[in-house]
């Protein structure tokens, strides 16, 4: 340096919660240390675009919660 096997953490996926699965990111600097600073993944779509319009509580599946509409009691 390469290959194989085993073990294993955190973060993110345009509005809340946990569950399952899927995808993505995981670096740098300072410090004796605790820690601090910066970064990555992420931050919807459309238009005549520094303004205006539209969809959705999911990345996907179901459940709960909030909101909206209809019907029945």
């Nucleotide at each position: 340096c390469a290959c194989a096997u085993c073990u294993u953490g955190g973060g993110c996926g345009a509005u809340g919660g946990g569950g399952u699965c899927c995808g993505c990111c995981c670096a740098g600097g300072c410090a004796a240390g605790a820690g601090c600073c910066u970064g990555a993944a992420c931050u919807g779509c459309c238009c005549a675009a520094u303004g205006g319009g539209c969809u959705g509580a999911u990345g996907a599946c179901a459940c709960c919660u909030a909101c909206u509409g209809a019907u029945a009691a």
Model confidence (mean pLDDT): 77 of 100. This is a predicted structure of a 73-nucleotide RNA (Fluoride riboswitch aptamer (crcB RNA motif)) from Methanothrix sp. Taxonomically the source falls in Methanothrix (Archaea, Methanobacteriati, Methanomicrobia, Methanotrichales).